[in-house]
Context: one part of a larger RNA
Parts: sequence; structure tokens; C1' cells
RNA sequence: CUGGGCGUAAAGGGCGCGUAGGCGGUCUGGCGCGUCUGCUGUGAAAGCCCUGGGCUUAACCUGGGAAUGGCAGUGGAUACGGUUGGGCUAGAGUCUGAUAGAGGAGAGCGGAAUUCCCGGUGUAGCGGUGAAGUGCGUAGAUAUCGGGAGGAACACCGGUGGCGAAGGCGGCUCUCUGGAUCGAGACUGACGCUGAGGUGCGAAAGCGUGGGGAGCAAACAGGAUUAGAUACCCUGGUAGUCCACGCUGUAAACGCUGAGAACUAGACGUUGGGCGGGUUUGCCGCUCGGUGUCGGAGCUAACGCAUUAAGUUCUCCGCCUGGGGAGUACGGCCGCAAGGUUGAAACUC
Repeated sequence: CUGGGCGUAAAGGGCGCGUAGGCGGUCUGGCGCGUCUGCUGUGAAAGCCCUGGGCUUAACCUGGGAAUGGCAGUGGAUACGGUUGGGCUAGAGUCUGAUAGAGGAGAGCGGAAUUCCCGGUGUAGCGGUGAAGUGCGUAGAUAUCGGGAGGAACACCGGUGGCGAAGGCGGCUCUCUGGAUCGAGACUGACGCUGAGGUGCGAAAGCGUGGGGAGCAAACAGGAUUAGAUACCCUGGUAGUCCACGCUGUAAACGCUGAGAACUAGACGUUGGGCGGGUUUGCCGCUCGGUGUCGGAGCUAACGCAUUAAGUUCUCCGCCUGGGGAGUACGGCCGCAAGGUUGAAACUC
């Protein structure tokens, strides 16, 4: 370089936005750069190949021909690609009217529960386990009633329900704000798709500074268990979990399935709209958008996937190339650190 691949065998970037680049709807005119074609020149000789000739053959020598990825000039063709001009509306978008939603940010409010504090009642246990013990309790616990403080999370509704690009998002109200879908028209007129670098977002844990700290709980301590028990179980318990600002940039970041587009049987749920019919709450049909289950063609090594494809195709990006060594070493870049990212080889099977 060609080829084959990426759900589970090695392999889809965690996810957006977007630069360069690649690719790009429909009709028509110009140009003629790519493209195609004719001619001319050149592509030294030798060699290779074909065919003759000369040494008795051969090697060797020699004549002719062919071939020579191509390149340049010139005449022409204009379908396709390109470029340029004009037009179109099926892609994309704008306006307008509605709709659903835990989409995001900030502020405020609420009740249940746990814990703690104060007070009342009340007395000997409570708690915990397989069984216990550590622990708490006559300085009055547990239980129960009243009052108070504080933090965190929001039962029921709740649903293969909804929203978001992903991470993710769940009490209620208000303010600000992103996106999506549907309906009917009007408008712009290819404005599009993808996207190396780049840039932003990015669970949990972790880090820095300052707060906060109810419950839970790494570490740690004690009690059990055990041959031992640096565990599983129990009693405690600090970081942390929470808030603000900053950093980290990783996950089984999973649908283990990149994004966009076109085409290709059905059936049954569910969710958000629209239209129509009807015996007008209920039911039925059609249609657009989402989300599920099953199933056919087709595909697949099989499992399975199957209009939400892993089917049939097109465009662009990322990635893979036997196991171990190793996501290690070295170097670079990033980070306060932890570490992240890029990423080998010897050797070995």
C1' cells in the first nucleotide's frame, strides 16, 4: 500500500460544538481544469520479447520489428466530476399557533423519619446476634408524651413512563434559561453531512481553600467467628458523603453496537401531538415523533439482530492485526499530588 474487520472472538473515541480536509439535492447556460479521443514529437543505445542472418552448434555477435508506467505540444468531445452565471424546493433552516417533560441554573418553602438537647411519665433493663460479647443504662437508659436544634434525603404518585448529546436528572413554588414534537401556511434558497487537530461538558472516588456535619461510613479501635481472621457478623468511629469556588478527566463512561442519509413484510403494548368516524367519557381508523415486546425476508460462526438492524447501500471520522511482557518502560505533554494521555522493545509461549 492492498485486503479483511470492530454486539459477545482483537477492535466505536465517554459525549457535544466545530477548524482544515473529505463528501454533497434538482434544472439549465458558459468555460474545458480533471476525464475521453485523434494527430505530432519525445520516451538514446545495449538488454528483455518476436523474427531473420553469421561462426559445423551453443554461448556469443549482428539486421529488422515489437515493447517502453509515461511526458510535452496540438486539434476535438462535454455525459460525469470541477469552476462560474442563472433558476428550483423534496435536504437544511426561519416565522407563526399549540403541546409534553425528574432538561439546566438560582432563590425560597414543606412534611415524614433518624440523631442530639431540655422537660414530663416511668423502672431495670436496652441493644445486638446463628449464638454471644464489646457497647448503652440506677449519675435513671430503652419505651412513651411535649418542646427545641441541626443536617441530609425527598415515601406514596412511579410506570421496559418522561427529559437530556453524554455524564445524568425525582417533594412544592417562583425567577432566568436550553432543546424537542405536532398543526397549518408563509419565507430563505443547498445555507448541508462528517469532522484530523482544537475547544467545551464529563458519574463516583480523589486533591486545594473556606464552611457544614444528622444519618451512613473507607481507615482505625474493640467484641465475636476461626487453626489463624489484618475479612465476612456485631458495637463504636475519622476522612468522606453536603455547600461555595478551583482542580482532577477517569469508569462494565454499556445498547460492550460512532454520526448522518436512503430503501426493505407484519403483529401487539406504551408515550407526546394532529385528523376523521361513531351508538359522543369509554370505542374504531388514519397520520407524525419517541419508547418497548414479538416476528418474516435478509444477515450472522452461532447466540441472536430484525424499519430504534447486527438487513441492502452511500458519505465521513475513530479503532483492530496472536497470548504474555504491558497499558508497563523511556521520552514528550497535562496535573498541587494521586495520576492521566501518548506509548514501545528485549525476552518468552
Model confidence (mean pLDDT): 90 of 100.
This is a predicted structure of a 349-nucleotide part of an RNA (small-subunit ribosomal RNA, central domain) from an uncultured bacterium.